Small-subunit ribosomal RNA, 3' major domain from Pterocarpus santalinus, 475 nucleotides, folded computationally. The RNAcentral record of the full RNA draws on SILVA. Rfam family: Bacterial small subunit ribosomal RNA. The source organism's lineage runs through Eukaryota, Streptophytina, Tracheophyta, fabids and Pterocarpus.

[in-house]
Context: one part of a larger RNA
RNA sequence: UGACGGGGGCCCGCAUAAGCGAUGGAGCAUGUUGUUUAAUUUGAUGCAAAGCGAAGAACCUUACCAGGGCUUGCAUGCCGCGAAUCUUUUUGAAAGAGAGGGGUGCCUUUGGGAGCACGGACACAGGUGGUGCAUGGCUGUCGUCAACUCGUGCCAUAAGGUGUUAGGUUAAGUCCCGCAACAAGCGCAAUCCUAGUGCUUAGUUGCCAACAUGAAGUUUGGAACCCUGAGCAGACUGCCAGUGAUAAGCUGGAGGAAGUUUAGGAUGACGUCAAGUCAUCAUGCCCCUUUUGCCCUGGGCGACACACAUGCUACAAUGGCCAAGACAAAGGAUUGCGAUCCCACGAGGGUGAGCUAACUCCAAAAACCAAUCCUCAGUUCGGAUUGUAGGUUGCAACUCGCCUACAUGAAGCCGGAAUCACUAGUAAUCGCCGGUCAGCCAUACGAUGGUGAAUUCAUUCCCGGACCUUGUACA
Numbered sequence: 001u002g003a004c005g006g007g008g009g010c011c012c013g014c015a016u017a018a019g020c021g022a023u024g025g026a027g028c029a030u031g032u033u034g035u036u037u038a039a040u041u042u043g044a045u046g047c048a049a050a051g052c053g054a055a056g057a058a059c060c061u062u063a064c065c066a067g068g069g070c071u072u073g074c075a076u077g078c079c080g081c082g083a084a085u086c087u088u089u090u091u092g093a094a095a096g097a098g099a100g101g102g103g104u105g106c107c108u109u110u111g112g113g114a115g116c117a118c119g120g121a122c123a124c125a126g127g128u129g130g131u132g133c134a135u136g137g138c139u140g141u142c143g144u145c146a147a148c149u150c151g152u153g154c155c156a157u158a159a160g161g162u163g164u165u166a167g168g169u170u171a172a173g174u175c176c177c178g179c180a181a182c183a184a185g186c187g188c189a190a191u192c193c194u195a196g197u198g199c200u201u202a203g204u205u206g207c208c209a210a211c212a213u214g215a216a217g218u219u220u221g222g223a224a225c226c227c228u229g230a231g232c233a234g235a236c237u238g239c240c241a242g243u244g245a246u247a248a249g250c251u252g253g254a255g256g257a258a259g260u261u262u263a264g265g266a267u268g269a270c271g272u273c274a275a276g277u278c279a280u281c282a283u284g285c286c287c288c289u290u291u292u293g294c295c296c297u298g299g300g301c302g303a304c305a306c307a308c309a310u311g312c313u314a315c316a317a318u319g320g321c322c323a324a325g326a327c328a329a330a331g332g333a334u335u336g337c338g339a340u341c342c343c344a345c346g347a348g349g350g351u352g353a354g355c356u357a358a359c360u361c362c363a364a365a366a367a368c369c370a371a372u373c374c375u376c377a378g379u380u381c382g383g384a385u386u387g388u389a390g391g392u393u394g395c396a397a398c399u400c401g402c403c404u405a406c407a408u409g410a411a412g413c414c415g416g417a418a419u420c421a422c423u424a425g426u427a428a429u430c431g432c433c434g435g436u437c438a439g440c441c442a443u444a445c446g447a448u449g450g451u452g453a454a455u456u457c458a459u460u461c462c463c464g465g466a467c468c469u470u471g472u473a474c475a
Base pairs, nucleotide, nucleotide: 001475002474003472004471005470007469008468009467011465012464013463015459016458019422021420022419023418026313027312028311029310030309031308032307034304035303042053043052064299065298066297067296068295069294070293073124076123077122078120079119080118082116086101087100088099089098090097091096106113107112126288127287129286130285131284135282136281137277138276139275140273142271148185149184151182152181153162154161155160167176168175192265193264194263195262197233198232199231200230201229202228203227207222208221209220210219236259239253240252241251242250243249302441315415319374320373325368331362332361333360336355337354341350342349343348381412386407387406388405389404390403391402392401428451429450430449431448433446434445
């Protein structure tokens, strides 16, 4: 000087408390350990691994296993031969291997050349092989915590100190004030994006009015509203009162769409954990080279006594079923979205209008509202499991897809110790959309809107953190 303390002081945080909803019990989905296996490829392991890499494992992917094959192989260089493309056939699960057929193009100085295929020798290729404790790059974490430093000066024998401490204040090393310090840098804040208000401008495919219609539409007109999107304005403790040290600020008020960081996002200092990644990529060294490389078929990654993690669905009456009615936002679409009509109980099939989209389609929003039945039961709750019959994608659905109909109707009556999220349009609850994608194991992930709470006395305690101070046989 740090680090540590079941030392002290001061302060903060959904840290506790106050609330609210969950997990832990059940069934299922997914991930992981373990076990099993020819293989169950591999990485990630407290917080900071475990619905994680993987925004989608039937083949492919695929790295694993069994079997069948290839050996200059995918690239560049050299030599020889043949244009290339095409086509028949044998064997085979395919890859591969073998045997034939046809065929002669482009440029040209007629020597040859370009391009492609085959054969050969050698340099080499290739490796998702090892080492993240040799590395770059990228990332997590403490933590969006308020810290981390430097120049000159001064102090100290030196390591170092001072500044950065003290008094106030702040979300903040934020600002004020004082001071052997005076300046400065990286962080904080501001700057950037989105939402909330108004103005200007622009009106088509959007909006409004009139005519018209059974309805959809269509036509004509308008730029006031809504909306879209471009540019501005607006919030700064600016104004008032109190308080404070005549400061910084704090408390209350006015006006205002918005008030004291307006809300959310992006943005992550010096560093810590030899944290993670050699399997995105790059790369040193080591290793393999008729194989640890490459191709193919089939299997595996989907196994199953158990254990853990994250979720979904429930256990019902604030509910379930049936039939009618209403209200979103944001997305996607030409190998695509697919209206309408017909067929089917249905998944779906046939037809194929319109749309390269403020135009058409996906598209029906669902919770909700009014009414009927159920009346507390393992039930008209719950839907696992299983059987049968189908549909669809795709060479292919047995291992191992999704969906439909009928039948079946398991556990479960609110969950021990313990644990987690959340402070407002939040929690809770309800649907909708997208990416990946032939299809889909999506209950995941990412977005989007609808309905919409309760509580916070407070900082004694638990956890994490900041500053000052004190002790130390630790570095």